[in-house]
This is a predicted structure of a 347-nucleotide RNA (Bacterial RNase P class A) from Ferrimicrobium sp.
It matches the Rfam family "Bacterial RNase P class A". Rfam classes the family as a ribozyme.
The prediction has a mean pLDDT of 77.
Of the family's consensus pairs, 93% are formed in the model.
The gene name in the source record is rnpB.
RNA sequence: GAAGGGGAUCAGGUGAUCGCGGAGCACAAGCUCUGAGGAAGGUCGGGGCUCCACAGGGCAGGGUGCUGGCUAACGGCCAGUCGAGGUGACUCGCAGGAAAGUGCAACAGAGAACAGACCGCCAUCCCAACUAUGCCUCGAGGCGUGUUGUGGAAGGUAAGGGUGAAACGGUGCGGUAAGAGCGCACCAGCGAUUCCGGUGACGGAAUCGGCUUGGCAAACCCCACCCGGAGCAAGGCCAAAUUUGAGUUAGGGCUGCCCGUCCGUUAUGACUCGUGGUAGGCCGCGUAGAUGGAUGAUCACCCAAGCGCAAGCUGGACAGAACCCCGCCUAUCGAUCCCCUUCGUCC
Repeated sequence: GAAGGGGAUCAGGUGAUCGCGGAGCACAAGCUCUGAGGAAGGUCGGGGCUCCACAGGGCAGGGUGCUGGCUAACGGCCAGUCGAGGUGACUCGCAGGAAAGUGCAACAGAGAACAGACCGCCAUCCCAACUAUGCCUCGAGGCGUGUUGUGGAAGGUAAGGGUGAAACGGUGCGGUAAGAGCGCACCAGCGAUUCCGGUGACGGAAUCGGCUUGGCAAACCCCACCCGGAGCAAGGCCAAAUUUGAGUUAGGGCUGCCCGUCCGUUAUGACUCGUGGUAGGCCGCGUAGAUGGAUGAUCACCCAAGCGCAAGCUGGACAGAACCCCGCCUAUCGAUCCCCUUCGUCC
């Protein structure tokens, strides 16, 4: 210098004028203070709070699933292990169990799980051929041996070919009719035992074993742990009218009082106290905060960015609280800072 990896921050600023919501002061006019975000978003996980349900245990159902820690809790976070990707910084995770059981594996292929003989390879038998060869025979010929065959029969063989995501370890030597962990050496893998390191997941080493026991649990299933429901329109308080219960008993309206007038006078009236909780109001509700409704607009200067030779012009992402909190996910113009990796050049 180029190309990358990880983390963090900001999210235009200042002033003036005019408005809007809330609080305080004030008789009032008005004054003072205060008023969105990193995600306020999606409403995905968890908790607080509220009401309902609930003795205890089990079944069913659902969720979570490497280890240690953090947390009120979580499917979250931190650190690690293992696996995968990358030269690397680093990133990603549908990460318990497949020698408990059941099941599944498209297409292709002969065969897909304690497999399989299509081609190929191999010994045997039969048949045929031979300018191969031995014996018998006067001869034609016959009997053997050998070699060969797009030949046949019944077999052996998983080395080689071919199919597939996957074909029952790899390489070599021996062995064999040909072959094969059939035997052996080394390597890989699995299991058992022991030792070492680690809290642990796990890692490392040695010996032994059968020589190999494959994949899928986001198939059923098994194991471990967790799980009651609904949600602030939760829910609580006050409380007209109407309904209804009890009591009292003459008065009530126009009308605050007097007069006047109208209605009523022993119960279909009036009054009082209840019941219930509708209309409505308040709380829940917050150092923004609801009427589920305010948080804005204009101008000037400065700042980032773009265009232009210049003067200057344009111009600031995603987005808008609604009971609160912890997370996750998603959207986001542009700018800045820190740490690290690889490659190249120079000293």